[in-house]
The RNA shown here (Glycine riboswitch aptamer) has 95 nucleotides and comes from Sphingobium xanthum. Taxonomically the source falls in Sphingobium (Bacteria, Pseudomonadati, Pseudomonadota, Sphingomonadales). It matches the Rfam family "Glycine riboswitch aptamer". Its family is annotated with glycine biosynthetic process in the Gene Ontology. About the family: This family represents the bacterial glycine riboswitch.
RNA sequence: AGACGCGAUUUGGGAGAGAUCGGGCUCGGUGAGCUCGACGCCGAAGGAGCAACCGGUCCCGGAAACUCUCAGGCACAAGGGACCGGAUCGUCAGG
Numbered sequence: 001a002g003a004c005g006c007g008a009u010u011u012g013g014g015a016g017a018g019a020u021c022g023g024g025c026u027c028g029g030u031g032a033g034c035u036c037g038a039c040g041c042c043g044a045a046g047g048a049g050c051a052a053c054c055g056g057u058c059c060c061g062g063a064a065a066c067u068c069u070c071a072g073g074c075a076c077a078a079g080g081g082a083c084c085g086g087a088u089c090g091u092c093a094g095g
Stems, first nucleotide, its partner, number of pairs: 005091009018039001020038008040074003046070001047068003053062004
C1' cells in the first nucleotide's frame, strides 16, 4: 500500500393488506382525525416452528425470503421496513 470478505457509520431504492362496520371524543362539519370494540386481511421490524443442508457424534446444536401470525401493520402523507446498491473508516491474505 492492500482485493474479496467481515465490522461500524452514512446514504439511495424498498412491497403487501378495509377510505369496512358500530360506539366515544375533537375540529365547527354531514366530512376529517384520534381512540375502543367487532369482523376481514398482510408479512419484509422483532419472535416462534419445521426443513434442505452443515457441524459434532447416536443423540444434540446451528439453520430460510418456507410456515405461524404472538408482536407489528392495512386510504394519502409521515414513520417503520427484510433485502439490495453506493460512499467513508477499520480489519485482513497474497504481493